[in-house]
This is a predicted structure of a 478-nucleotide part of an RNA (small-subunit ribosomal RNA, 3' major domain) from Ectomis labriaris. Rfam family: Bacterial small subunit ribosomal RNA. Gene Ontology terms of the family: ribosome and structural constituent of ribosome. The coordinates come from a structure-prediction model, not an experiment, and the mean pLDDT is 82.
Context: one part of a larger RNA
């Protein structure tokens, strides 16, 4: 110099504490461990691996087993011969890839060298989610949006280094101000960007409807209209700018006015020098090894869905702040032509017919849902709770037995708030209610990713617990 201390000082963060909600007990989803197994593909392993790669495992994905094939190959360039290639119609065997045999149609450009394209042949060579993430690029987690990490020049010290960056205030902050052998400067903060809160101007259709006519069983439906909402594009604002205070005449801090918003307004993206020989050779790229009638390619079927058990993440309950029944209101972000799919008509439904509209501010998805009035049950393993099961259907898809989803009728299990422990969370946050999207034929989504509705408690405080700045000290550690 750093690292470290059950060493001190200051300072910080849902660290604590104060509050709300949970997991840990049930049942079911799911991940992972173990075990099983022909295979249960591979990879992630404390915090930062377990609803994670996988934004969809029936076949395909698929990389894993069994059998059954192929060997210049599924796929790239070069040589050599032959030919247009394709396209179509049956038929054997086969599980199928694949082979054999058949019909018919049709004859590629050209500078006439040849060039695509197709079969067969020899070889160089392809291929390899095979190893090595501890040989690497890239990309990523983390610590940590914590406030820090350096330089040049000087100064100090024999060096190693210090100094600057230490200090007294200040701040979310190495933010800023004084002081100072240090002056300056660079990554880092911040600000620049989007987002959302208030106006304003432009613009007004497909959005909107004040006022004016028209019109209706209803409806901005029609004429009109750009006022309003609203869309989007440009502009305005917030800067401690004004005022008091309190500070050191400072940087700031407190309190106030005005104001949509106040002191970073909210919430995004942004993530220094490094650290963990973290993660990815199965995204990709790529040294280095190894396989080359197989460690490559195909192709049917299985398994990635197994079940004594153990854990994680969730989901749904336990019920009256409730369930049931009927009535009645108000949303935002999205998709949509191989698509999204109204009206109506059939069906208890799931769905089926049906065909307008819509390449969308038009049409469609689109009745949100808790909420609100009724009524109805009355404290019970229940009119709670819905596992599991049985029957009958419906949809996707060549195909739903291993292995989808849904629907109805029927069954109607455990569960009456869960031990030690332990998690999230400070405001439109928690909690709670739906909705919408990717992926995606269909779906094991209760999951990711956004969206809106209604919406709270609590924080005295820093002793203590877990991280983490910084000074400072102790040291047999680098």
């Nucleotide at each position: 110099u750093g690292a470290c201390g059950g060493g001190g000082g200051c300072c910080c963060g849902c660290a604590c504490a104060a509050g709300c909600g949970g997991u840990g007990g049930a049942g079911c989803a799911u991940g992972u461990g173990g075990u099983u197994u022909a295979a249960u593909u591979c990879g992630a392993a404390g915090c930062a691996a377990c609803g994670c790669g996988c934004a969809g495992a029936a076949c395909c994905u698929u990389a894993c087993c069994a059998g059954c094939u192929c060997u210049u190959g599924a796929c790239a360039u070069g040589c050599c011969a032959c030919g247009a290639c394709g396209g179509u119609u049956g038929c054997c065997g086969g599980a199928g890839a694949c082979g054999g045999c058949u019909u018919c149609c049709u004859u590629c450009c050209u500078u006439c060298g040849g060039g695509a394209c197709g079969u067969g042949g020899a070889c160089a060579c392809a291929g390899g989610u095979g190893c090595u993430g501890c040989a690497u690029g890239g990309c990523u987690g983390u610590c940590g949006u914590c406030a820090g990490c350096u330089c040049g020049u000087g100064u100090c010290g024999u060096g190693a280094g210090a100094u600057g960056u230490u200090g007294g205030g200040u701040u979310a902050a190495g933010u800023c101000c004084c002081g100072u052998a240090a002056c300056g400067a660079g990554c880092g903060c911040a600000a620049c960007c989007c987002u959302u809160g208030u106006c304003c101007u432009u613009a007004g259709u497909u959005a909107c409807c004040a006022g004016c006519a028209c019109g209706u069983u209803a409806a901005g439906g029609u004429g009109g209209g750009c006022a309003c909402u609203c869309u989007a594009a440009g502009g305005a604002g917030a800067c401690u700018g004004c005022c008091g205070g309190u500070g050191a005449c400072a940087a700031a801090c407190c309190g106030g006015a005005g104001g949509a918003a106040g002191g970073u307004g909210g919430g995004g993206a942004u993530g220094a020098c490094g650290u963990c020989a973290a993660g990815u050779c199965c995204u990709c790229a790529u040294g280095g090894c190894c396989c080359u009638u197989a460690c490559g390619c195909g192709c049917u079927g299985g398994g990635c869905u197994a079940c004594a058990c153990a854990c994680g993440u969730g989901c749904u309950a336990c019920a009256a702040u409730g369930g049931a029944u009927g009535g009645u209101a108000c949303a935002a972000c999205g998709g949509g032509u191989u698509g999204c799919c109204a009206a109506c008509c059939c069906g208890c439904g799931a769905g089926g017919g049906g065909g307008a509209g819509c390449u969308a501010a038009u049409c469609c998805u689109u009745u949100a849902a808790a909420a609100c009035c009724a009524u109805u049950c009355c404290c019970a393993g229940u009119u709670c709770g819905g596992a599991u099961u049985g029957u009958a259907g419906g949809c996707u898809g060549c195909a739903a037995c291993u292995c989808g989803c849904c629907u109805a009728c029927a069954u109607g299990a455990a569960g009456c708030c869960g031990g030690a422990a332990u998690c999230g969370c400070u405001a439109g946050u928690a909690a709670u209610c739906g909705c919408g999207a990717a992926u995606c034929a269909g779906c094991a989504a209760u999951g990711u990713c956004g969206c809106g509705g209604u919406g709270a408690a609590u924080a005295c405080g820093u002793u203590c617990u877990c991280g983490g700045g910084u000074c400072u000290u102790g040291u047999a550690c680098a």